[in-house]
Transfer RNA from Larimichthys crocea, 73 nucleotides, folded computationally. Model confidence (mean pLDDT): 82 of 100. The RNAcentral record of the sequence draws on Rfam.
């Protein structure tokens, strides 16, 4: 440098336009135990990278920006 794909709690991951974003695993607190692990019950954590456009409505579509990968030179 071109072409593709991609950003959602601390990690990871679901959610192809509609009323409270979803689960695992992690952190806290309860019970269990002598205790500790395991388990079982509960809480907390999220401007959905940013910015605009479209829409009665965007986490999801579309333009731009900033990031991560991958192919190709």
């Nucleotide at each position: 440098g071109u072409u593709u794909c991609u950003g959602u709690a601390g990690u990871g991951u679901a959610g192809u336009g509609g009323u409270c974003a979803u689960c695992a695993c992690a952190u806290u607190c309860g019970c269990c135990u002598a205790a500790c692990a395991c388990g079982c019950g509960a809480a907390a954590g999220g401007u959905c990278c940013c910015c605009g456009a479209u829409u009665c409505a965007u986490a999801a579509c579309c333009g731009g920006g900033c990031g991560g990968a991958a192919a190709c030179a």
It matches the Rfam family "tRNA". It is annotated as a transfer RNA. Its family is annotated with triplet codon-amino acid adaptor activity in the Gene Ontology. Taxonomically the source falls in Larimichthys (Eukaryota, Euteleostomi, Actinopterygii, Acanthomorphata).